[in-house]
Context: one part of a larger RNA
RNA sequence: ACCACGUUAAGGAACUAGGCAAAAUAAUCCCGUAACUUCGGAAGAAGGGAUGCUCUUCGCAAGAAGAGCCGCAGUGAAAGGGGCAUCGUGACUGUUUAACAAAAACACAGGACUCUGCUGAAAUCGCAAGAUGAAGUAUAGGGUCUGACGCCUGCCCGGUGCUGGAAGGUCAAGGGGAGUUGUUAGUCCGCAAGGGCGAAGCGACGAACUCAAGCCCCAGUAAACGGCGGCGGUAACUAUAACCGUCCUAAGGUAGCGAAAUUCCUUGUCGGGUAAGUUCCGACCUGCACGAAUGGCGUAACAAAGAUGCCGCUGUCUCAACGUGGUGCUCG
Numbered sequence: 001a002c003c004a005c006g007u008u009a010a011g012g013a014a015c016u017a018g019g020c021a022a023a024a025u026a027a028u029c030c031c032g033u034a035a036c037u038u039c040g041g042a043a044g045a046a047g048g049g050a051u052g053c054u055c056u057u058c059g060c061a062a063g064a065a066g067a068g069c070c071g072c073a074g075u076g077a078a079a080g081g082g083g084c085a086u087c088g089u090g091a092c093u094g095u096u097u098a099a100c101a102a103a104a105a106c107a108c109a110g111g112a113c114u115c116u117g118c119u120g121a122a123a124u125c126g127c128a129a130g131a132u133g134a135a136g137u138a139u140a141g142g143g144u145c146u147g148a149c150g151c152c153u154g155c156c157c158g159g160u161g162c163u164g165g166a167a168g169g170u171c172a173a174g175g176g177g178a179g180u181u182g183u184u185a186g187u188c189c190g191c192a193a194g195g196g197c198g199a200a201g202c203g204a205c206g207a208a209c210u211c212a213a214g215c216c217c218c219a220g221u222a223a224a225c226g227g228c229g230g231c232g233g234u235a236a237c238u239a240u241a242a243c244c245g246u247c248c249u250a251a252g253g254u255a256g257c258g259a260a261a262u263u264c265c266u267u268g269u270c271g272g273g274u275a276a277g278u279u280c281c282g283a284c285c286u287g288c289a290c291g292a293a294u295g296g297c298g299u300a301a302c303a304a305a306g307a308u309g310c311c312g313c314u315g316u317c318u319c320a321a322c323g324u325g326g327u328g329c330u331c332g
Stems, first nucleotide, its partner, number of pairs: 001327008010318002014316001019313001027051005036041001038148001052069007070074001082311006089303002094106002110146007123132003149298004154228003159225002161221005168216003174210002179205005186197004229247005256290001257287001268284005
């Protein structure tokens, strides 16, 4: 000097990103216990009191009551909840990054949409056979989203997707075979070389016409993917604009919430808490850039989770000291 412990005057979070760590609380019995609430809880809420030994009485006993005795101390050691208030998030118990993340992430019961009618469902694995689904049958099975519960879930189908439609447009192979063409038996011209025409057959090309799905097209559908405006004017102080005009759109954001896990400007403004508060709580609304199952807003209970405050308590600190054990170093 370090490591692990123990004790500490006065103060008591002044420490610090943050009470991290430590201290404190603690067992059993009795009394007592708020808001809120889904009536179960909240709750061991909170907050108090008792606890040893001896004798007596009651009692089967456990024990209770009374009287007395001792100590600084009676759950005499060890073990063994600190508590309260408010808020955000997630309903809850669960699950997770084996070895830096346990969470507000995942799951969840519940809700909704959609597919599937069974000789081989839909879906999935496989080239197939075959298998799962299921020895199930729409109160079943698959997929997707949301996520207890309460109150709710507005408008837009123009785009994309899905479903349905089939008149028209487009449209492949195939069918079709108008016609064109190669070859040449023959025939014609020519003295010859060669040239013209050219049936059948065998080939090549090939127009019209025909022809499915798809796409175009027509509808439906948003708890499908998604989207949910601008400018100008106006009231007898001012300000503001219920009101009016105009442009655009598929439709222009409803309820609720709102400086929010979302607010840039911003430490917004006001109120509360503090002597003093970029955090916190309550409001306001000017929402850069909330908003309704990519769910909206609430919510008792719950959380080794997040934010703020208070009580208790303390070597966290003011500010350090001493002691015990160990390690290292120096000297010997």